[in-house]
Molecule: Pistol ribozyme
Organism: uncultured Bacteroidales bacterium
RNA sequence: ACUCGACUUCGCGAGUAUAAACAGACAUCAGGCGGAGAGCGGAGAGUCGUGGCAUGUGCUGCGGCUCUCGUUGUG
Numbered sequence: 001a002c003u004c005g006a007c008u009u010c011g012c013g014a015g016u017a018u019a020a021a022c023a024g025a026c027a028u029c030a031g032g033c034g035g036a037g038a039g040c041g042g043a044g045a046g047u048c049g050u051g052g053c054a055u056g057u058g059c060u061g062c063g064g065c066u067c068u069c070g071u072u073g074u075g
Stems, first nucleotide, its partner, number of pairs: 001016005007037005025074003032040001042069012
């Protein structure tokens, strides 16, 4: 100097041509290293489509849409 830890910026940390991770204070959470932003991933609820099991009209897999949340605690 550049690249990476989803995105922007600052910090923290790692690597050296690669894009990963046992690193990024500790514990904790599905929640990605931290602050701010944002809402990509993630979680919950509703609804629609479709399949399965049931027949007590319910349970459940997958997909679409909408809404909400946006790890938490200690230092």